Context: one part of a larger RNA
RNA sequence: CUCUUUUUAAGGAACUCGGCAAAAUGGCUUUGUAUCUUCGGUAGAAAAAGUGCCUUACUUAAACAGUAAGGUUGCAGUGAUCAGAUUCAAACGACUGCUUAUCAAAAGCACAGGUCUCCGCAAAGUUGAAAAACCAUGUAUGGGGGCUGACGCCUGCCCAGUGCCGGAAGGUGAAGGAAACUUGUUAGUUUUUUACAAAGCUUGUGACUUAAGCCCCGGUGAACGGCGGCAGUAACUAUAACUGUCCUAAGGUAGCGAAAUUCCUUGUCGGGUAAGUUCCGACCUGCACGAAAGGCGUAACGAUUUGAAUACUGUCUCAAAAAGAGACUCG
Repeated sequence: CUCUUUUUAAGGAACUCGGCAAAAUGGCUUUGUAUCUUCGGUAGAAAAAGUGCCUUACUUAAACAGUAAGGUUGCAGUGAUCAGAUUCAAACGACUGCUUAUCAAAAGCACAGGUCUCCGCAAAGUUGAAAAACCAUGUAUGGGGGCUGACGCCUGCCCAGUGCCGGAAGGUGAAGGAAACUUGUUAGUUUUUUACAAAGCUUGUGACUUAAGCCCCGGUGAACGGCGGCAGUAACUAUAACUGUCCUAAGGUAGCGAAAUUCCUUGUCGGGUAAGUUCCGACCUGCACGAAAGGCGUAACGAUUUGAAUACUGUCUCAAAAAGAGACUCG
């Protein structure tokens, strides 16, 4: 010097990104217990008091234990050891659970609940060229898929685009069919140089017929998604309930809002501090919240995140001492 422990005057978070680490609390008995609440909880809330030994009485069938009164001792009686720190406010997620074996345990996943959609059983869906298997020895109170995520109050407008569902009048529309025309071939006819040419077979064209789909018509948002601009106006000023105009499928409703979302921004005001870029409560000018990619609340819960406080302390002011193990020297 390093490590593991122990102690420390006065102060007590001034340390630090941050009370990280340490200290403190701690068992049992009794008293007592706010706010909020889904009435179950919160709650061991918080906050207090007691705790050894001896005697007597009660209690017991008896003993132990227990209760009450009295006595007694130490600095200290759950005498060592093992054994909650607590409170307030906010964010997120309801909860118990699960997860990156080996840097992430969470606000991520799951969840009960909600909702949409497909599926009538040889089910839909999945795997497999197939046989077949799972679903399921199940049968719509069932099974598959998507989204949301307890509970409470709710879930607005837009079907123009895309998707899905339904419709079938018209347009388009493949193979196939096919009237008709056509190429080649040649029995035959002929002026025997040529020309024409039946039937059959064959080449090509093809009116017309013809499904789904698409165009078309309608529906559908807890389907993919989307949810405006400019100008003027009130008897101070300011602002604009109001008016005009352009565009759109419709122009963001309720609720929330500098937010896990706010660039400008340490916005402004209030609270807490002597002093607060964080925090809490408001405001609304929402760069760029918003309603099941759910909106807003919410008791309980959380090795979650943020802020504040009490207690406590070598975290610090500011360091010191001790014990042990290393290091170091000799062997």
Predicted 3D model of a 331-nucleotide part of an RNA (large-subunit ribosomal RNA, domain IV) from Lepocinclis tripteris. The coordinates come from a structure-prediction model, not an experiment, and the mean pLDDT is 87. The source organism's lineage runs through Eukaryota, Euglenida, Spirocuta, Euglenophyceae and Lepocinclis. A source record names the gene rrn23. Its Rfam family is "Bacterial large subunit ribosomal RNA". Gene Ontology terms of the family: ribosome and structural constituent of ribosome. The full RNA is in RNAcentral, with records from ENA and SILVA.